c-di-GMP-I riboswitch aptamer from a Limnochordaceae bacterium, 123 nucleotides, folded computationally. The model forms 95% of the base pairs in the Rfam consensus.
[in-house]
RNA sequence: AUUGUCUCAGGGCAAACCUGCCGAAAGGCGGGGACGCAAAGCCACGGGCCUACAGUAGCAAGAGAUCGGGCACGACCUUUCCUACCGCGGUCGUGAUGCUACCAGGGUAGCCGGGUUGCCAAG
Repeated sequence: AUUGUCUCAGGGCAAACCUGCCGAAAGGCGGGGACGCAAAGCCACGGGCCUACAGUAGCAAGAGAUCGGGCACGACCUUUCCUACCGCGGUCGUGAUGCUACCAGGGUAGCCGGGUUGCCAAG
C1' cells in the first nucleotide's frame, strides 16, 4: 500500500404510517416519523415483481364506438305560384360510454444479479 474480517467512536440513510404536491396508475418528490441498512450512495443493463395512460382484441346497450353507409341535430343550397314555414333532395359541420383480456414506450436500486464511486475510526 492492497484485500478481507472484528469492534469502538463520530457521523450518514430512512420502512410502515400521517401530510402537501406531481402522476391514469404503479410510484415519485418535500415535511414529520424510524422498521431497518456498511453502500438502504449512484446507474433500469439481465431476471423478477408492480402498474396498464396510449395501443390491440373482444363484449354490452345504443341511431352511431376504424373508414364508409345509415341515424339525430344545426347551417346553407335547391324545388312548387309571391313570401314564410314544413317536407323531399343535395352539400358541409357536429354527435357519447362502460367492462374484460393482452401488452412497457412507465415504475421498483429497501427483490436479486451486474456496473460504478466512496467517508471516519481501532486492532
Source information
The organism belongs to Limnochordaceae, within Bacteria.